Molecule: Bacterial large signal recognition particle RNA
Organism: Dehalococcoidia bacterium
RNA sequence: CCGUGCUAGAUGGGGAGCUAGCGGUGCCCUGAACCCGCAAUCCGCUAUAGCGGGGUUGAAUUCCUCUUUUGAGGCCAGGCUGAUGGGCCGCUGCCAGGGUUCGGCGGUAUUGAAGGUUGGGUCCCACGCGGCGCAGGCUUGUGAACCCCGCCAGGUUCGGAAGAAAGCAACGGUAAGCGAGACCCUGCGGGUGCCGUGGGAGCGCCUGACCCGAGUCGCCGCCCCUGAUACGUCGAUUGGGUCUGUGUCGAUGGGAGGGCACGG
Numbered sequence: 001c002c003g004u005g006c007u008a009g010a011u012g013g014g015g016a017g018c019u020a021g022c023g024g025u026g027c028c029c030u031g032a033a034c035c036c037g038c039a040a041u042c043c044g045c046u047a048u049a050g051c052g053g054g055g056u057u058g059a060a061u062u063c064c065u066c067u068u069u070u071g072a073g074g075c076c077a078g079g080c081u082g083a084u085g086g087g088c089c090g091c092u093g094c095c096a097g098g099g100u101u102c103g104g105c106g107g108u109a110u111u112g113a114a115g116g117u118u119g120g121g122u123c124c125c126a127c128g129c130g131g132c133g134c135a136g137g138c139u140u141g142u143g144a145a146c147c148c149c150g151c152c153a154g155g156u157u158c159g160g161a162a163g164a165a166a167g168c169a170a171c172g173g174u175a176a177g178c179g180a181g182a183c184c185c186u187g188c189g190g191g192u193g194c195c196g197u198g199g200g201a202g203c204g205c206c207u208g209a210c211c212c213g214a215g216u217c218g219c220c221g222c223c224c225c226u227g228a229u230a231c232g233u234c235g236a237u238u239g240g241g242u243c244u245g246u247g248u249c250g251a252u253g254g255g256a257g258g259g260c261a262c263g264g
Stems, first nucleotide, its partner, number of pairs: 001264006009057003012030004020046005034054005063258006073249003076245006082238003086234003092230002095227005102221007115211008123200006129193002132189006138181005148173003156165003
């Protein structure tokens, strides 16, 4: 140096979390990466740190030790930002309402602005008058076979007679009722009135008189106040995204060395 056969070992690793601590199942990253059983209100161990059983590989690119660099990815810290929903109005923006000052436009004003005083009407109540409607009175017509009146032919009754009595129809009138009605009277009522009188109310609107003597009204803008709001601002949550790191852990990669037996 080569060959053969063994053994140690290997048969993934890592992050966060859990744990007195170490692993595992579970979650995540990486990817060359066995099988079965146990296991998150957990399972098995004790600094030699998963336990039990089986299979494959096995002295080397694969195992162990040292070292180095590459560095996936995770966690931590900080910055920027997204999403969600919440608060606020100090900054900025938008909207709504109100106010006064200034500016602009327009109307109006010495044929007298705004303002002040005063009268009247509109409004309410009461009374009165008129009018309208209804009802009644009133006038008139009609209107009772009998149970209304008057007068009662005929006829009836009484009587010896003279006469008398009751009384239907007709006629005349009237009651209830049914019609008509200009004027007049009374009562009731109102979505009645350029009406009258008195009292009341009085913001507003209309109108008259007097005082005063130059502005006043509308719109827009500036400014101020109030309110509401977000392209404003504050903070919260999240398994969101991205960047930074003399932070932390870290798979993977590179280099060096390394067991036993036999034979050549």